[in-house]
Context: one part of a larger RNA
Molecule: small-subunit ribosomal RNA, central domain
Organism: wastewater metagenome
RNA sequence: CUGGGCGUAAAGCGCACGUAGGCGGUUACUCAAGUCAGAGGUGAAAGCCCGGGGCUCAACCCCGGAACUGCCUUUGAAACUAGGUAACUAGAAUCCUGGAGAGGUGAGUGGAAUUCCGAGUGUAGAGGUGAAAUUCGUAGAUAUUCGGAAGAACACCAGUGGCGAAGGCGACUACCUGGACUGAUACUGACACUGAGGUGCGAAAGCGUGGGGAGCAAACAGGAUUAGAUACCCUGGUAGUCCACGCCGUAAACGAUGUCGACUAGCCGUUGGGAUCCUUGAGAUCUUAGUGGCGCAGCUAACGCAUUAAGUCGACCGCCUGGGGAGUACGGCCGCAAGGUUAAAACUC
Repeated sequence: CUGGGCGUAAAGCGCACGUAGGCGGUUACUCAAGUCAGAGGUGAAAGCCCGGGGCUCAACCCCGGAACUGCCUUUGAAACUAGGUAACUAGAAUCCUGGAGAGGUGAGUGGAAUUCCGAGUGUAGAGGUGAAAUUCGUAGAUAUUCGGAAGAACACCAGUGGCGAAGGCGACUACCUGGACUGAUACUGACACUGAGGUGCGAAAGCGUGGGGAGCAAACAGGAUUAGAUACCCUGGUAGUCCACGCCGUAAACGAUGUCGACUAGCCGUUGGGAUCCUUGAGAUCUUAGUGGCGCAGCUAACGCAUUAAGUCGACCGCCUGGGGAGUACGGCCGCAAGGUUAAAACUC
């Protein structure tokens, strides 16, 4: 390379948009590039292969054939693919209708709790633990009542519930705004799918500048525990956690399952729409878009998956090829740095 694979054995890019490319619905006509058929030319010789022959055989040599799977020219065929023309509506998009939703950005508002501050009552303890101590407290703590300040997070509702491409999103209010779904026509007429490079988004931690800082809390300090205890437990506590702007670009970024489409038994929940039926009920049935449980065929090494496939197929991309060395070195690119990304070899089993 061919092949075989990628839920858990090595292997799906964290996610999307999209360039080139690949691939692409139905009908008719056309063309003849691909495709197929005929003919001609060429495809040196030697060699390989086949049939003969010559050296006593063989190697070797000679003759003939075949082959040289290719290329070119020409004459045709027209199913399929490509090209052209004309048309279509089942894919896709748009207009309209309606309801659902923690989808997003910025702004404003609220209550509970915590801590601190002021004042009142009140007196000797309070904290904390397995037990203690460090710690706080007669300069009046803890407890309790009233008032004030600050920051952060939003109990119940809450649900294998919802929304989002993923990361993720949860108090309330209004503005701005994205997407999906539904039902009816109408409209465009293949405009589709995928997507190397590329671009954007991307938890937490971390970084830069400026704010903010209640609680929590790496580091750090002390008290315990212990043989020791650079830990687990306790008392404190700084970065950080929060905000604005700019970086970083990684995660068990997981469904460890790429995206899109078609087909293939069912049963039971649940969310959002729609339709039908009456016994108008906390109803029944059907349907559609999600989201769960079980289960047949089939698949699988097994576990399991099973219309939300890991089944049966198609299109396109990514990735894998024994373990260690190593996701490392070197080089390139990116970054303020931390580092990220691309990515070997010697050697060894």